[in-house]
C1' cells in the first nucleotide's frame, strides 16, 4: 500500500428482510429472606429539559438516501485478520 471483518448503556452481548434501540446476562443502587451473612427472589439502573404529565437527544465520527436508518450508500477514525 491492497483486501476483509468489527465498533451499540459501566462491561459482555442481542435487535440487521429498513418500522417501539438497548432484549438477556454481569456489575451497580434499593428492598425481601436471615440472629447475621452467603445463596436466592423482587424492583430500579443512558443523557438533557420539565413540579408533573410529557418532550428532545442518543448505536465509532461526519455526510447522504428514505415518511422512517443500529440496519442501506459515501468519506474518515480506531481495533483485529490476510496479502504484498
Nucleotide at each position: 500500500g491492497g483486501c476483509c471483518a468489527a465498533g451499540u448503556g459501566a462491561c459482555g452481548g442481542a435487535a440487521c428482510u429498513g418500522g417501539c434501540a438497548g432484549a438477556c446476562g454481569u456489575g451497580c443502587g434499593g428492598g425481601a429472606c436471615u440472629c447475621a451473612a452467603a445463596a436466592u427472589c423482587c424492583c430500579g439502573u443512558g443523557c438533557c429539559c420539565g413540579c408533573a404529565a410529557g418532550g428532545g437527544c442518543g448505536u465509532g465520527u461526519g455526510g447522504g438516501u428514505u415518511c422512517g436508518a443500529u440496519u442501506c450508500c459515501c468519506a474518515c477514525c480506531u481495533u483485529g485478520g490476510c496479502c504484498a
The RNA shown here (transfer RNA) has 84 nucleotides and comes from a Planctomycetaceae bacterium. It matches the Rfam family "tRNA". By type it is a transfer RNA.